[in-house]
Molecule: Glycine riboswitch aptamer
Organism: Gammaproteobacteria bacterium
């Protein structure tokens, strides 16, 4: 000093469910009910992994978010002669 990996941040792709239904409101919404979704986040463990008792998933569950278009949010994946850290 460089890089793998990780973490941040720009910037690109990025799905899945109700134009549901009844009330209020000028409208934007809002508030019950009900049926749904899954890829923030949460939890769980049966896949898998390991040091045997712990680890954990795109896998379950559905608090929590979310389901007409916009918008926003989004696991994940690419770009970046960006930024931090750093094993060999």
């Nucleotide at each position: 000093u460089c890089c793998a990996g990780c973490c941040c941040c720009g910037u690109g792709g990025g799905a899945g469910a109700g134009u549901g239904u009844g009330g209020c409101g000028c409208a934007g919404g809002c508030c019950a009910c009900c049926g749904c979704c899954g890829a923030a986040g949460g939890c769980g463990c049966a896949a898998c992994c390991g040091c045997c008792c712990g680890g954990a998933a795109u896998c379950g569950c559905u608090c929590a978010g979310g389901c007409a278009a916009c918008a926003g949010g989004g696991a994940c994946c690419g770009c970046g002669c960006g930024g931090g850290u750093u094993a060999c």